[in-house]
Context: one part of a larger RNA
C1' cells in the first nucleotide's frame, strides 16, 4: 500500500422483520449421481452444474457398442492417363453399404460429369480452456476503477476520491493544495400510460337509411391503426436548509428516476467452453478417418436437484353462456357440413391474410354431489383403436372401454415475491414428419396480504476508522 479480524461507525439490499404462497412427505415428468452395461457418447460441479449445452435421441440426429465393408478416402487443390457416359430406372445377390447385368440418354469434346493410378495431401466431436482467439457466467446495474499537471513525502507512496450534508448513484453542494479530466452512473434509444395533427382499408359506426348480421349505402365524430409532435422540468406554492436538496401542497393522464427494457467501469475466480466456430503445440493416418444394417444414450437395489399433478365443497360433476392479447399459418392454416361415443377420417368454402382460419380458460346461471379415501385423486395395469412415419419392438404420442395405487397438508430444514407484483386461470411461438413440452420464450384474464422498522440474526455489498508474528 493492500489483504485479514469471532475490530469499531455509518450505509444499502426481499438481508431481517411483517405477510402470501410453496420446495422438504405422496404418484409422476425431467435433469444429475452412482451401479449396471458390448455400449449406456460427452461437457457443465459451492453461490456461478443438476428441466444446463440439447428451440425436441424410433432411423437421421449420434460423438458410444457390435457386425459387415472402404482406403489419395464422405469432403478441398494439383498431376496424368482413359471412358461416352453420368444421375436415374429394373433385375439378381444380400441385414445395407455395396456388387454384377440390363435399360437410358440430359450435356458436352481445351471442358463438366465418370473411372483408374500416383503421390502432395484430405480427415479427426482425437488431447490440451493450464498455450490461445472469440463468446459467456458471477461479484453487480454494486458505484466505483483511474490519469495529466501541481503539492507534499528520502522513497514506496498520499493528496485529488478524504471533511459536513445530500442522493438510486465519486448524485449534486459547501469547505479544503488542490486543479482539471477520462471510463462507469444519468441522460441520449425502445415498449408502455395521456393528448393532438396526418390519414382512413381489411379495422371502427354517432347520425340518416338498409340488413338476418357494419350487411350494404354513407361517414372520418367515437374505437383503433400508425406515423409526427406536445407532455414532466423539482417548473409552481408553502414550510425547513448557506447550498445541494427535504417534506407537504396545487394542477395535471402521469410527480420528484412515472412502469418496463435494451444497455454491465477498472478488474475477481489461471471461473466455463478446443464438442458452435477459429487456433498453436501434441497424437493417429489400412486408422483414433469414412460408409452402412442392428443396438444403446429411454437400463435401475438406491441418493439429490427442478418440476408437474393432487391430497378436495373457496371443490368434483353435468348443462347453459359471456369476455383478451401476443403470435403463427402455402408441403401451411383450415370455418361449415356428414360419419364416428372418441382420437380423427370423409369432403370442402376461405385465407401469403387489421379480409379467411388455428380459438380461450378460470369467471357467471341452474342442477347434483354432503365430508367418505369419497361422483376426491388419479398412477398402474388389460382390451380395442386413431394418427404421423420406409419403420412406433427394444422406444411416440393421443382416444375410448374397464382397473382404479399413494396421497387426509408433509420432520429437521430451506425457497420465491412489494403491485397490476405474488397467487390463480387460460392462450401461442420456436425446435418439429411425429412426440417423451409438466419445459423454455412471450401474451393477456382474474387479482390480494403486508412492510413498525434496521434493535436483533443470518449472509452479502460500499464508504471511513482501528489492530496485525501476513504480503
Nucleotide at each position: 500500500u493492500g489483504a485479514c479480524g469471532g475490530g469499531g461507525a455509518c450505509c444499502c439490499g426481499c438481508a431481517c422483520a411483517a405477510g402470501c404462497g410453496g420446495u422438504g412427505g405422496a404418484g409422476c415428468a425431467u435433469g444429475u449421481g452412482g451401479u449396471u452395461u458390448a455400449a449406456u457418447u460427452u461437457g457443465a460441479a459451492g453461490a456461478u452444474a443438476c428441466g444446463c449445452g440439447g428451440a425436441g435421441a424410433a432411423c437421421c440426429u449420434u460423438a458410444c457398442c457390435c457386425a459387415c465393408u472402404u482406403u489419395u478416402g464422405a469432403c478441398a487443390u494439383c498431376u496424368u492417363c482413359u471412358g461416352c457416359a453420368a444421375u436415374g430406372c429394373u433385375a439378381u445377390a444380400g441385414a445395407g453399404a455395396u456388387a454384377u447385368a440390363g435399360u437410358g440418354g440430359a450435356g458436352g469434346u481445351u471442358a463438366a460429369c465418370a473411372g483408374a493410378a500416383u503421390g502432395a495431401c484430405a480427415g479427426a466431436u482425437g488431447g490440451u480452456g493450464c498455450a490461445u482467439g472469440g463468446u459467456u457466467g458471477u461479484c453487480g446495474u454494486c458505484a466505483g476503477c483511474u490519469c495529466g499537471u501541481g503539492u507534499c513525502g528520502u522513497g514506496a507512496g498520499a493528496u485529488g476520491u478524504u471533511a459536513g450534508g445530500u442522493u438510486a448513484a465519486g448524485u449534486c453542494u459547501u469547505g479544503c493544495a488542490a486543479c482539471g479530466a477520462g471510463c462507469g452512473c444519468a441522460a441520449c434509444c425502445c415498449c408502455u400510460a395521456u393528448c393532438a395533427u396526418u390519414a382512413g382499408u381489411u379495422a371502427c359506426u354517432a347520425a340518416u337509411a338498409u340488413u338476418a348480421a357494419g350487411u350494404u349505402a354513407a361517414g372520418g365524430a367515437c374505437u383503433u391503426u400508425a406515423a409526427u409532435g406536445a407532455g414532466a422540468c423539482u417548473g409552481c406554492c408553502u414550510g425547513g436548509g448557506u447550498a445541494a436538496c427535504c417534506a407537504g401542497g396545487a394542477g395535471g393522464a402521469a410527480g420528484g428516476u412515472g412502469g418496463g427494457g435494451a444497455g454491465g467501469a477498472c478488474g475477481u475466480c489461471a471461473a466455463a467452453u478446443c464438442a458452435u466456430c477459429a487456433u498453436g503445440c501434441c497424437u493417429c493416418u489400412u486408422a483414433c478417418a469414412a460408409g452402412u444394417g442392428g443396438g444403446g444414450c429411454u437400463a435401475c437395489a438406491c441418493a439429490c436437484g427442478u418440476g408437474c399433478u393432487a391430497c378436495a365443497a373457496u371443490g368434483g360433476g353435468c348443462a347453459g353462456u359471456a369476455c383478451a392479447g401476443a403470435a403463427u399459418g402455402a408441403u401451411g392454416c383450415a370455418a361449415c357440413a356428414u360419419g364416428g361415443c372418441a382420437a380423427c377420417a370423409u369432403u370442402u368454402a376461405g385465407c401469403a391474410a387489421a379480409a379467411c382460419a388455428c380459438a380461450a380458460a378460470a369467471a357467471c346461471u341452474g342442477c347434483u354431489c354432503u365430508c367418505a379415501g369419497u361422483u376426491c385423486g388419479g398412477a398402474u395395469u388389460g382390451g380395442a383403436g386413431u394418427c404421423u412415419g420406409c419403420a412406433a419392438c427394444u422406444c411416440g404420442a393421443c382416444u375410448c372401454c374397464a382397473u382404479g395405487a399413494a396421497g387426509u397438508u408433509g420432520g429437521a430444514a430451506u425457497c420465491g415475491c412489494u403491485a397490476g407484483u405474488a397467487a390463480u386461470c387460460g392462450u401461442a411461438g420456436g425446435u418439429c414428419a411425429g412426440c417423451a413440452a409438466u419445459a423454455c420464450u412471450a401474451c393477456g384474464g382474474u387479482g390480494a396480504a403486508u412492510a413498525c422498522g434496521u434493535u436483533c440474526u443470518c449472509a452479502g455489498g460500499g464508504u471511513c476508522u482501528u489492530g496485525u508474528a501476513c504480503a
Molecule: small-subunit ribosomal RNA, 3' major domain
Organism: uncultured organism